This is a predicted structure of a 102-nucleotide RNA (SAM riboswitch aptamer (S box leader)) from a Planctomycetota bacterium.
NCBI's taxonomy places the organism under Bacteria, Pseudomonadati, Planctomycetota.
It was read from a public genome assembly, where an Rfam model found it.

RNA sequence: CCUUCAUCCAGAGCAGCCGAGGGAACAGGCCCCGCGACGCUGCAGCAACCGGCCGCCGAAGCGGCAAGGUGCUUCUUCCUGCCCGAACGGGACAGAUGAGUG
Numbered sequence: 001c002c003u004u005c006a007u008c009c010a011g012a013g014c015a016g017c018c019g020a021g022g023g024a025a026c027a028g029g030c031c032c033c034g035c036g037a038c039g040c041u042g043c044a045g046c047a048a049c050c051g052g053c054c055g056c057c058g059a060a061g062c063g064g065c066a067a068g069g070u071g072c073u074u075c076u077u078c079c080u081g082c083c084c085g086a087a088c089g090g091g092a093c094a095g096a097u098g099a100g101u102g
Base pairs, nucleotide, nucleotide: 001102003100004099005098006097007096008095013043014042015041016040017039021032022031023030026081027080028079029078044073045072046071049069050068052065053064054063055062056061077094082091083090084089
């Protein structure tokens, strides 16, 4: 990188460095930003996908504990876009994360 499956309206921020755009891409909107955003690093935290331990019965499955490998810590994946549908909602596409396949 390809592909499969699962999840994506919950949760969790301080400090230092940097210095101009940023919220994935395109369009529209909305928002953050020299009172320093975005990013990087450190520490702290959140969650529980995989792995670990325990229980229910032996498997499958479910539940619990802890937190080793990831992940995450503005706004629903910031909202809309395509299809169904009257609002609301459902689905698809794209994307993100995890686990597996090649």